[in-house]
């Protein structure tokens, strides 16, 4: 240095351009219990960044950054 892939809550993970961005641990409250666990109800919390296309972008182009693979 080229080329190619990947980046979504504290962790993993999902999502064909369109509905309040899925779920699973894990944090928080209540209920259940004599406690504590186990189990139930509910909650906060996220699209890596900058540009484009589009009525509309987690999702398409491009570009940067981190990471990884390979070539050299």
């Nucleotide at each position: 240095g080229g080329u190619c892939g990947u980046a979504u809550g504290g962790u993993c993970c999902a999502a064909u351009g369109g509905u309040u961005a899925u779920g699973a641990c894990g944090c928080c409250g209540c209920c259940c219990u004599g406690u504590c666990a186990c189990g139930g109800c509910g909650g906060a919390g996220a699209u890596u960044c900058g540009a484009g296309u589009u009525c509309g972008a987690u999702u398409c182009u491009c570009g940067g950054u981190a990471c990884g693979a390979c070539c050299g």

Overview
Predicted 3D model of a 72-nucleotide RNA (transfer RNA) from Ligilactobacillus sp. LYQ60. The same sequence occurs in records of 3 taxa. Rfam family: tRNA. Its family is annotated with triplet codon-amino acid adaptor activity in the Gene Ontology. Rfam classes the family as a transfer RNA. The RNAcentral record of the sequence draws on ENA.